Source information
The part of an RNA shown here (large-subunit ribosomal RNA, half B) has 1222 nucleotides and comes from a Candidatus Zhuqueibacterota bacterium. The coordinates come from a structure-prediction model, not an experiment, and the mean pLDDT is 80. Rfam family: Bacterial large subunit ribosomal RNA. Rfam links the family to the GO terms ribosome and structural constituent of ribosome. NCBI's taxonomy places the organism under Bacteria, Pseudomonadati, Candidatus Zhuqueibacterota. The full RNA is in RNAcentral, with records from ENA.
Context: one part of a larger RNA
């Protein structure tokens, strides 16, 4: 100096982020116990009291033993009660053993968790809720057999939210979810048709599931809950009124809050003093109702904030004991490692032990501190880079599980119902005329009837409402056709077709109801039974949903990156420095078309603009005239061009045509493609009389690769066929990639990781100074004053006149405004020039194989633009006070309150409470409250993973010092011999600073009211140095008391490093002691003399004052001061080792001492401290009696001693090695 203790006077949180750690309480019993309160609890609430010892009685009891057998004696025990006596500082005397209460926030509780930075408010949790599930269940694992829930069954099990309890729990179904319905609409495969004379591929149509459209419903489903205006009889508000607008437009509560930005909101209460806390009010950036609201007893190693007690947290340290370090001995590791004597300034890749200049620096050790080695640890974690990584998340992209549909096999039977084809009996058929219900061709003169004709009756069906058919019955013999008439057609009958409709019959779908025998469950060991059943599982195809899981992918430029923007293709002008070329997130500005005429060609004509003149008319229409090189137009940008035109009018036209071909240009390193321009051969053109002009716009923008679609050719070419027809080539357009030489493409990581970067942020530093900050010029104007020029306008006093009032004059004091006046104490806007490197930017120049980042604490040094103190000036200084300014940095600038602050704002003092720098000094010095990891709330965002210079809680600060460094101890050489004494170059100090009171003095001043100095005396206070008589502290020397225990008991000890009480001696501050006057040179200022410049002038010559500032005067180091010194003693001295030791003291060093000796140690003496010893008498509260705590005398006893003094008992005995003629 650490590390563990442990004690402090006076104060008592004044420390600090924050009472962090100390301390205090503390067992037990008796009393008492407030507030809420789910009546249980809060509680051990708070708060008081009592506790030892001894003696005597009572009482409850076990138990042994007498006997008198009793309510009995007597011994041992285990409670209890009461009463006397007693000590001590202190009676749970050690150990052990809660500090107490209020307010607020959260979360109900016990309980869990991030083993090893987060215990919490997070999870849980019981309760409440929604959903899904009838058992081969739903839900999880498995590929799957199979398995768990559960050998459970809806009071059951599964998912998801909220979270006890008490009070509620509003409105939205538009969005996206889930759920249900679906006439309609979309919709794969499959299947049926159509594209074809076949046949492939293609394409088209039908039919059609789920699924989407569509329609509803669900919010304890993911979510969501508005603006703007006007109005009340003070004002302000606005119950009302309007409007605009949504799915609704935030309700009960609650609210500046774990949510509030402004924000330290306003009040009130708490404090001297409140960025805290409570309590209110509320316009709520951005409260809110089971992502639940609002309360709320008990709970909490949760957060916060009072108030009590209690303390070294603190004021302000200091002592004591243990160990550690320290000395000696033995053993002995890392990490490091170029080299090393440094400061101060400079430079320099902008922060140098090494360069440059100066300046210290003799050499080595020892103990120490950590100021520097941009120290040592770790390819910086933060940033920003990688066509790096991982995880997550989703309405990126692109698959896949799985679920769902729909079809086919596994898969058989049989009804019904429906539809569709086909066949096979039947029935239908009305325009008009016609007896009248005539489907079409033919054929044909008959045909039909007792197997009952006609008629009739009754049904059925069909209908053009006339009828027509069919059955049954009656009845009993004839009916119809041909013919005739009408008409386009002529009937009876038969064939063989039409429309339309009826029945069966098949085949096919579809629906649904049975059958069982596949398949499957159940029960059985099995046969077999039951259930279920062509479902269902499985299997294939095909549609739908699919972050469940899976690969990826999420651009560049950039004054870091992100937002933001295209500076990303393209054009014309500056910049561009007179030949081209030339950048920037530089400056102006365009482009991604447009035109069949705004193109060709041929002919004509000239703008624009001002002037004159002219009806409406006007500056300015048209209209005449003159003058007019360009100032108009030119399809857009801008520059470049253009007048008998490249403008501007007409005619005729299609040269905006089609083939080869070459150059330029993009494209000035080279350079490929696509654009773009120019030429120049040929065709067949336009226009013109000819010459000739014309292959788009007067030139420079007006664009785009390959796959891949696609159109055009009387082109090749495969296959294929009777023809056809598919397919691939070719050549020319067409369709886009604007991130424009062209992937098919969304986030998040603070859970993060890897590679690199100081090529590029974020602390610092460089550099610049816009900002800032001080200082200076300029002066609009504040400011003062009426002496100096005066004017006006009120008008109190005072004189005059008129006998008085009352008026009417004169004449000054005072305001007031206009005006003067003032080198003019103080202030200044606008505007301009500096200086500084605190502020905030800029810039990216050192550092990303790491320089530890706010502020606090401790430490110390420096500037000066000075707050105070110390000298001065001016003043709109009488004094007092103050305003400004010069000089000057010696030494001073403190104490609290909220807040993490810095900084600011408040209290209450002070002479004063300045302001800055040293890597915003300072973390191998400290703390960690902030910020800035991982946990979690809220609020806002975002679908989501997640964010937020918002907020809130909680979160590991390494280290043994090698150089240098600086603080202190050695020890060696030099300085030529040893011992003492001193000098004083040099360095270092603040050794003081500073303020009250008294005296001068109530005095100078001053109308008063006030009210000073020079000088001198005491005193504080803050600092320095020092000491221990007194004071307090301490004092594990000493002594003393006392509790367990243990030595049998006493006496006397031991252990709890027991507690308690005092305390010398040494150490210490809260105590005592000093702590001054002067010289010499100056600043700023003030002066004499005094010219230059006959004056004047502190200055130029000269000469004199003048400050705490400077030198010195004072105090410490201090001959290693290489300038190495003086002086004195001694001539062989001396010193060192040993030995006893302390006035010294980490080791060395120093000092005393060694028998010619008090250096120590012992042992008497005195002194202190303690407090009155054992032992033995007596006393003593009772008690029968043994006994008997204590107590009084002996006894200032006994005991102890690191002090003092006496005194040689012991112990310093014996010796040894250096050096020795300078």
């Nucleotide at each position: 100096u650490c590390c563990a203790a442990u004690u402090a006077a006076g104060g008592g949180a004044a420390u600090u982020c924050g009472g962090c750690a100390u301390a205090u309480u503390g067992g037990c019993c008796c009393c008492g116990u407030g507030u809420c309160u789910u009546c249980g609890g809060u509680a051990u609430a708070a708060g008081g009291g009592g506790u030892c010892c001894c003696u005597g009685c009572g009482u409850u009891u076990g138990u042994u033993a007498g006997u008198u057998u009793a309510g009995c004696u007597a011994g041992c025990g285990a409670g209890u009660g009461c009463a006397g006596g007693g000590u001590g500082c202190a009676a749970u005397a050690a150990c052990a053993a809660a500090g107490a209460u209020g307010g607020u926030c959260c979360g109900a509780c016990u309980g869990u968790u991030u083993a090893a930075c987060a215990a919490a408010a997070a999870c849980u949790u019981a309760a409440c809720u929604u959903u899904c599930u009838g058992c081969g269940a739903g839900c999880c694992c498995g590929u799957a057999a199979g398995g768990g829930u559960g050998u459970g069954u809806a009071c059951a099990g599964a998912a998801g939210g909220u979270g006890a309890c008490g009070u509620c729990u509003g409105c939205c179904c538009a969005g996206u979810g889930c759920c249900a319905g679906u006439a309609c609409u979309u919709c794969a495969a499959a299947c049926u048709c159509c594209u074809u004379u076949c046949c492939a591929a293609g394409g088209g149509a039908g039919c059609u599931a789920a699924g989407a459209g569509c329609u509803g419903g669900u919010a304890a489903a993911c979510g969501g809950c508005g603006g703007g205006a006007g109005u009340a009889a003070c004002u302000a508000u606005a119950a009302c009124u309007c409007u605009c607008u949504u799915a609704a437009g935030g309700u009960a509560g609650c609210g500046u809050a774990a949510u509030a930005c402004c924000u330290u909101g306003c009040c009130g209460u708490u404090u001297g003093a409140a960025u805290g806390a409570c309590g209110g009010c509320u316009u709520g950036c951005a409260u809110g109702a089971a992502u639940g609201g609002c309360g709320u007893a008990a709970c909490g190693a949760g957060a916060u904030u009072g108030u009590c007690a209690c303390u070294g947290u603190c004021c302000c340290u200091a002592g004591u004991u243990g160990g550690a370090a320290g000395c000696c001995c033995c053993u002995g590791a890392a990490a490091u490692c170029u080299u090393u004597u440094u400061c101060u300034g400079g430079u320099g890749c902008a922060a140098a032990g090494g360069c440059c200049a100066g300046a210290g620096a003799u050499c080595u050790c020892c103990a120490g501190u950590g100021g520097g080695a941009a120290g040592c640890g770790a390819a910086g974690a933060c940033c920003c880079c990688g066509u790096g990584a991982a995880a997550c998340u989703u309405u990126a992209c692109u698959g896949u599980a799985g679920c769902u549909u729909a079809u086919g096999a596994c898969u058989g039977u049989g009804g019904u119902a429906u539809a569709a084809a086909u066949u096979u009996u039947g029935a239908u058929g009305u325009g008009c005329a016609g007896c009248g219900u005539a489907g079409g061709u033919g054929g044909u003169a008959g045909u039909u009837g007792u197997u009952u004709a006609a008629g009739c009756u009754u049904a059925g069906c069909c209908g053009c409402c006339a009828g027509g058919u069919u059955a049954a019955g009656u009845g009993u013999a004839a009916a119809c056709g041909c013919c005739a008439a009408u008409g386009a057609g002529a009937c009876a009958c038969c064939a063989c077709c039409c429309u339309u409709u009826a029945a069966a019959a098949u085949u096919u779908a579809u629906a649904u109801c049975g059958c069982u025998a596949a398949c499957u469950c159940u029960a059985g060991c099995a046969a077999u039974a039951g259930a279920a059943g062509a479902c269902a599982c499985u299997u294939a195809u095909a549609g739908g949903c699919a972050g469940a899981c899976a690969g990826u992918u999420u651009g560049g430029c950039u004054g870091g990156g992100g937002u933001g923007g295209c500076a990303c293709g393209c054009c014309g002008u500056u910049a561009a420095a007179a030949a081209a070329g030339u950048a920037u997130c530089a400056a102006c500005g365009g482009c991604g078309c447009c035109c069949a005429a705004a193109g060709g060609u041929u002919g004509g004509c000239u703008c624009a603009a001002u002037c004159c003149g002219g009806u409406u008319g006007g500056a300015a229409a048209u209209c005449g005239g003159a003058u007019g090189a360009u100032g108009a137009g030119u399809g857009c940008a801008a520059g470049a061009g253009c007048a008998a035109a490249a403008g501007c009018c007409a005619g005729c036209c299609u040269g905006a045509u089609u083939g080869g071909a070459u150059c330029a240009u993009c494209a000035a390193a080279a350079c490929u493609a696509a654009g773009u321009g120019a030429u120049c051969c040929a065709a067949a053109g336009a226009c013109g009389a000819a010459a000739g002009u014309c292959a788009g716009g007067u030139c420079u923008a007006g664009c785009g690769a390959a796959c891949c679609u696609u159109u055009a050719c009387a082109c090749c070419u495969c296959c294929u066929u009777a023809g056809u027809g598919g397919g691939g080539g070719g050549u020319a357009g067409a369709g886009a990639u604007g991130a424009c030489u062209g992937a098919a493409a969304a986030g998040u990581u603070a859970c993060u990781c890897c590679g690199g970067g100081g090529a590029u942020a974020a602390c610092a530093g460089a550099g610049u100074u816009g900002u800032c900050g001080c200082g200076c010029c300029c002066g609009a104007g504040a400011g003062c004053u009426c002496c100096u020029a005066g004017u006006a306008a009120u008008a109190a006093a005072a004189g005059u006149g008129u006998u008085u009032a009352a008026c009417a004059u004169u004449u000054u004091a005072a305001u007031u405004a206009c005006g003067a006046g003032c080198a003019a104490a103080u202030c200044g806007a606008c505007g301009g020039c500096g200086c500084g490197g605190c502020u905030u930017g800029c810039u990216a120049c050192a550092u990303c194989g790491a320089u530890g980042u706010c502020g606090g604490c401790u430490c110390u040094u420096c500037c000066u633009a000075u707050c105070c103190u110390g000298g001065c000036c001016g003043u709109g200084c009488a004094g007092a006070a103050g305003c400004g300014g010069c000089c000057a940095a010696g030494g001073g600038u403190g104490a609290g309150g909220g807040u993490g602050u810095u900084c600011a704002c408040c209290u209450a003092u002070u002479a004063a409470a300045a302001g800055g720098a040293a890597u915003c000094g300072u973390g191998a010095g400290c703390u960690g409250g902030g910020u800035u990891c991982a946990g979690a709330a809220c609020g806002c965002u975002g679908u989501g993973a997640g964010g937020c210079a918002g907020u809130u809680u909680g979160u590991u600060u390494g280290a043994u010092a090698u150089c240098u460094a600086c603080u202190g101890g050695a020890g060696a050489u030099g300085u030529u011999g040893a011992u003492g004494u001193c000098u004083g170059a040099g360095a270092g100090g603040a050794a003081g600073g500073a303020u009250c009171u008294u005296c001068u003095a109530g005095u100078a001043c001053g109308a008063g009211a006030g009210g000073a100095a020079c000088g001198a005396a005491g005193a504080u206070u803050c600092g320095a140095g020092g000491c221990c008589a007194c004071u307090g502290g301490u004092c594990u020397a000493a002594c003393g008391g006392u509790u367990a225990u243990c030595c049998g008991a006493c006496a006397g000890g031991g252990u709890a490093a027991g507690c308690c009480g005092u305390g010398c001696a040494g150490c210490u501050a809260c105590g005592c002691c000093u702590u001054g006057a002067u010289g010499g040179a100056u600043a700023a200022g003030u002066g004499c003399u005094g010219a230059a410049a006959g004056c004047a002038u502190c200055u130029a010559a000269g000469c004199a004052c003048g400050a705490a500032g400077c030198c010195a005067u004072c105090c410490u180091c201090a001959a290693a001061a290489a300038g190495a010194g003086a002086c004195a003693u001694c001539u062989u001295a001396g010193a060192a080792c040993c030995g006893c030791c302390a006035u010294a003291g980490a080791a060395g060093a120093u000092g005393g001492c060694g028998u010619u000796g008090a250096u120590g140690g012992a042992a008497c003496u005195g002194g202190u401290g303690u407090g009155u010893a054992a032992g033995u008498a007596c006393c003593a509260a009772g008690g029968c009696a043994a006994c008997g705590a204590g107590g009084u005398a002996u006894u200032c006893a006994g005991c102890a001693c690191g002090c003092a003094g006496u005194a040689c008992c012991c112990a310093a005995u014996a010796g040894u090695u250096c050096g020795u003629a300078a």